[in-house]
RNA sequence: CGGCGUGCUUAACACAUGCAAGUCGCACGAGAAAGCUUCAGCUUGCUGGAGCAAGUAAAGUGGCGCACGGGUGAGUAACGCGUGGGUAAUCUACCCUCGAAUUGGGGAUAACAUCGCGAAAGCGAUGCUAAUACCGAAUGAAAUCCUGAAAAUACAUGUUUUCGGGAUCAAAGAUGGCCUCUACAUGUAAGCUAUUGUUUGGGGAUGAGCUCGCGUACCAUUAGCUUGUUGGUAGGGUAAUGGCCUACCAAGGCUACGAUGGUUAGCUGGUCUGAGAGGAUGAUCAGCCACACUGGAACUGACACACGGUCCAGACUCCUACGGGAGGCAGCAGUGAGGAAUUUUGCGCAAUGGGGGAAACCCUGACGCAGCAACGCCGCGUGAGUGAUGAAGGCUUUCGGGUCGUAAAGCUCUGUCAAGUGGGAAGAAUCCAUAUGGUGUUAAUAUCACCGUAUGCUGACGGUACCACUGAAGGAAGCACCGGCUAACUCCGUGCCAGCAGCCGCGGUAAUACGGGGGGUGCGAGCGUUGUCCGGAAUCAUUGGGCGUAAAGGGCAUUCAGGUGGGUCUUUAAGUCAGUUGUUAAAUAUUACGGCUUAACCGUAUUAUGCAAUUGAUACUGGAGAUCUUGAGUUUGAGAGGGGACAGUGGAAUACCUAGUGUAGCGGUGGAAUGCGUAGAUAUUAGGUAGAACACCAGAGGCGAAGGCGACUUUCUGGACCAAUACUGACGCUGAGGCGCGAAAGCGUGGGGAGCAAACAGGAUUAGAUACCCUGAUAGUCCACAGCUGUAAACGAUGUCAACUAGGUGUUGGGGGUGUUGACCCCUCCAGCGCCGCAGCUAACGCAUUAAGUUGACCGCCUGGGGAGUACGGUCGCAAGAUUAAAACUCAAAGGAAUUGACGGGGGCCCGCACAAGCGGUGGAGUAUGUGGUUUAAUUCGAUGCAACGCGCAGAACCUUACCUGGUCUUGACAUCCCGAGAACGUCUAAGAAAUUAGAAAGUGCUUCCUUUCGGAAGAACUCGGUGACAGGUGCUGCAUGGCUGUCGUCAGCUCGUGUCGUGAGAUGUUGGGUUAAGUCCCGCAACGAGCGCAACCCACGUCUUUAGUUGCCAUCAUUAAGUUGGGCACUCUAGAGAGACUGCCGGUGUCAAACCGGAGGAAGGUGUGGAUGACGUCAAGUCCUCAUGGCCUUUAUGACCAGGGCUACACACGUACUACAAUGGCAUGUACAAAGGGCAGCUAACUCGCGAGAGUACGCGAAUCCCAUAAAACAUGUCCCAGUCCGGAUUGGAGUCUGCAACUCGACUCCAUGAAGUUGGAAUCGCUAGUAAUCGUGGAUCAGCAUGCCACGGUGAAUACGUUCCCGGGCCUUGUACACACCGCCCGUCACACCACGAAAGUCGGUUGUACCAGAAGU
Repeated sequence: CGGCGUGCUUAACACAUGCAAGUCGCACGAGAAAGCUUCAGCUUGCUGGAGCAAGUAAAGUGGCGCACGGGUGAGUAACGCGUGGGUAAUCUACCCUCGAAUUGGGGAUAACAUCGCGAAAGCGAUGCUAAUACCGAAUGAAAUCCUGAAAAUACAUGUUUUCGGGAUCAAAGAUGGCCUCUACAUGUAAGCUAUUGUUUGGGGAUGAGCUCGCGUACCAUUAGCUUGUUGGUAGGGUAAUGGCCUACCAAGGCUACGAUGGUUAGCUGGUCUGAGAGGAUGAUCAGCCACACUGGAACUGACACACGGUCCAGACUCCUACGGGAGGCAGCAGUGAGGAAUUUUGCGCAAUGGGGGAAACCCUGACGCAGCAACGCCGCGUGAGUGAUGAAGGCUUUCGGGUCGUAAAGCUCUGUCAAGUGGGAAGAAUCCAUAUGGUGUUAAUAUCACCGUAUGCUGACGGUACCACUGAAGGAAGCACCGGCUAACUCCGUGCCAGCAGCCGCGGUAAUACGGGGGGUGCGAGCGUUGUCCGGAAUCAUUGGGCGUAAAGGGCAUUCAGGUGGGUCUUUAAGUCAGUUGUUAAAUAUUACGGCUUAACCGUAUUAUGCAAUUGAUACUGGAGAUCUUGAGUUUGAGAGGGGACAGUGGAAUACCUAGUGUAGCGGUGGAAUGCGUAGAUAUUAGGUAGAACACCAGAGGCGAAGGCGACUUUCUGGACCAAUACUGACGCUGAGGCGCGAAAGCGUGGGGAGCAAACAGGAUUAGAUACCCUGAUAGUCCACAGCUGUAAACGAUGUCAACUAGGUGUUGGGGGUGUUGACCCCUCCAGCGCCGCAGCUAACGCAUUAAGUUGACCGCCUGGGGAGUACGGUCGCAAGAUUAAAACUCAAAGGAAUUGACGGGGGCCCGCACAAGCGGUGGAGUAUGUGGUUUAAUUCGAUGCAACGCGCAGAACCUUACCUGGUCUUGACAUCCCGAGAACGUCUAAGAAAUUAGAAAGUGCUUCCUUUCGGAAGAACUCGGUGACAGGUGCUGCAUGGCUGUCGUCAGCUCGUGUCGUGAGAUGUUGGGUUAAGUCCCGCAACGAGCGCAACCCACGUCUUUAGUUGCCAUCAUUAAGUUGGGCACUCUAGAGAGACUGCCGGUGUCAAACCGGAGGAAGGUGUGGAUGACGUCAAGUCCUCAUGGCCUUUAUGACCAGGGCUACACACGUACUACAAUGGCAUGUACAAAGGGCAGCUAACUCGCGAGAGUACGCGAAUCCCAUAAAACAUGUCCCAGUCCGGAUUGGAGUCUGCAACUCGACUCCAUGAAGUUGGAAUCGCUAGUAAUCGUGGAUCAGCAUGCCACGGUGAAUACGUUCCCGGGCCUUGUACACACCGCCCGUCACACCACGAAAGUCGGUUGUACCAGAAGU
């Protein structure tokens, strides 16, 4: 862009305007006007006449039509519809066909005229007139009715045919033609003839009425309905049957196979969906029904109780002169309203169809067309080919590139659609007219009818479809989506915001999910959203589900209806099966073919599961008849039993009463108290009273339908089982509703009441304790009633009955058999009650002859969670309440079984300085140090339970330093590249706090090449100046990361391959029995092996051997003050290599094991001691400020330099340490004994000086040689005598030393003086199991200087461990779980505030309906 379709789903709401049903003069009477022509009169522009117009228009009588066509779906749950029959119970205008007839009269009435009433609509009176209008009469049977006879047929009343008799009933003409017959004699009339109409009858066709079988929504929270109701007789009425109506008679009729009532709804062919069965639906098209403003009614007519007719009532609208009138779009257009929403007040009767007419023709909003709407379906286009510098540009990038992309441009073509110009259909054939041919009627060559032939006439759509030409790639692409489902990915922005979302879900700074860009995917003149239906959904399960635990077995029995039912024979043919016939409208659908260029669309043919009729078959089911015994029942005998009902009896215990003995407690609890008791309890003895329940027996046991039943005895009574015989002959099973039974609690009436014990009281417990515990105690518990209630986890969470399908074992009742004298044992049959287990089943757990297996019959029940077993209604109940039983709303789950973890104030086993047993501390004091907090310009940052807090920091006066203030720099303090200049380093002067700035002098080196030289060039390093790429960042994110580290924990665990088991998650192995420090080892085992961990291998220490013997050592010899020296290397020691320890040996225990216990030997004994070594993983643990690194941010600053300050602050709180509080001590003096380290910008001897820190001078040593370097506690002696001290040393004053540019903020040390707090530390809490704790000193790293910290070294050197109950942590097994972010979990309810929804509420207003009553139109 075109073709074909479709278009008020809502208000059957109200409608302005126009049109949608008329036609016939060939039924009838009457009959204009404008205009034109002409004539007359004359007042020359008027009047009158005639003709045409015209027998026309309009009106009237009459005929036919108006009951069709068109619209709508309100009502209707119905013979309304569908389907198949019946009408022997009926009608049918026009049409077709076959007969007969059409004779002869009469009286009116519209129109019209005159008069009157009324605003109008309209009406009345008088007078005239016609007909195919109306009315008698004649004739008439084959019509109708009555009646007689006969025949045929039939499902009952009957029907059909034939022959008779009686009664009743008709009519209308019109038009054309002709003269054969008769009359007048042109021709016409009587007449004839043709067509048509009219009357009557038969048949057909069409249409309609009535009736029957079957089918046709939901609610039982609608269970009873009905009086013309059901039937009969008679009559009426109708086209026709019938309570359709009336009178009388009878008392029926419908209903659980759902009556009655309520709600909803037009039904169907079909349409959508589905594999089908089904489910939903009933637009367009077609059939039927119903309706026409609402309700009622009839008239006319063949047909109506009538969409564009009438009457009445009502509502509404309009007109009015207020007296009265008019109207009905659910026809076509159109308007308003309602609504998310649905078109033009178009053209035409050209076609098809309809009405009237003889026809022409008229009418036709039926219909044919056009218009509007992407509303649907179908078709077409928006270009095709070529084209790689892979252009520009966009986006992106790992910066190389990639992508949009052959896409574009360019080149070569094509011409659909649209535009313009020109041509141009089919749909049209009739009718009719003219000409002409044939046939028929007739007297007829008239006419008329019929059949042709030729020509002419007729197109709304529409100059439309279609065709040709012209120019031209030119005018023609969007929408949704891109996390998964689901085809399609990246960048930026945003930062739980904005937003998305069908479900899951996305967004909290790297979003493929939000928004935008690029790219992609899908569809395409459309695309997406929303709504509805079916599907998937086996998620109402007929096909095709379930009920132990997921929702679901009725509490149990009995039984009417219903369903279902053993063997054999005969019969029937209802079900069933087969064939044939009729029907199943058309359209649709299927298949084939054909027509529009294709398709959609249309046409032709074909197929189609239902119903009915009919003919057969007889296996099965059903009906009828007969028979059988195995199902069921009956009979006889025997035994078992807490089966039921009733009456009586018994002992133990408890409580109370009486009496005695007796004295201070009893009772109760985790512990107490309330309570009882000197008025004599508890205890004990004797006697009495009362009520309730029945120890042992007692059991996996028995009985019962279930609930349930337990001392003993009597009486009455039900059922089951076993054995054996006979009998009945399917009598069976199940069972909606009904009826009955039915624990406990509760209710009613009356008894009874010992114990127990809701409520209640008191005492305790507790934060509270309306509880658990204790002391009391009332209903109740007990009995009676033809009492009531009728529910439970009424459970085996498993309905009843029957059949079949491996076993083993126990027990109860009965029977049989073998053995035995017997007790009894064994085998076996039947009936119960249990356990285990195969097949099978099950989601799994589990069930498994007592099924949850395999089947059959019947009943009950379920359909996501909550709301809710609730509300309302009904039934029952005295009540409590029971039973039946929803919806709104809300959620995306609720649930079952099993698995792995985690957890438990669950269980078992085991370990650890975990507790216990001990020793010493911390918490109190002062100081040091770290942290929090506070303060500050800054007090840089990080670490924060254990596992931050003497931690990063193995050492902040400057530096460090990241912080603050101020002064400066901008290719930069640092790196690479480029250009220019210069060797570089360095020196001096001036300014400044310095960084730095300005200036001056001095000075050419190294390598290579060219060159004889002079000299030149290049290069390396370095300096200065310049340009831009870039540098830089201790800026952010440890929740983007690597690496490293902490922690559980040096705990013994964590896994894999193959196999096996399980549907699976998973399990097994790895569990079990022992054992170990250990998943260490052994044994067993559907597991067998393996890996990471454990252990071992490594280091140090402990013993020995060997090698070596300086700087080490010294037994022997000599020597010295001295291993000082000679000498020696035996010893110590040093540092290399080896040995040694392995449960190896013995005994015992143990499973002939692993192993454990004890012993021997040995330096060492069961891992010898200590270290290093840290599985899979957990904690989004810590670190972007060690380092590395993604992203973000910054770039004359968040970078860089400098000076000063700060990190050292100080009301306070905490952690970790040091020193103490003293006599196991302090002080003084003296005398011993280490180890391991470090040292050249270093350690420094000795000597001198200083009280001292230290200074001066200086030997040795790059170190087993020299130095640091006197170890201290200890020991010996003396003193102090329990005090704030001869303890303690903080703080402060003064004087100094050392390091260092520099000790003010802010170093360490020395001397003199000063002499705080503190007298052993509350709650709480830490470390340690042997060379350990405790205590004592020594060294080192860092470092100019600065440890009470850290790392290391040795000296002295204990106590205790019964043991695993408890605290903490951990391992293994097991158990429960509603947890899985895993108990720091999950989760319940109230309240406060806000909002939403629903309800109640004094009342008030409306709608609908029931019942009763009053009035009562039109009409029949």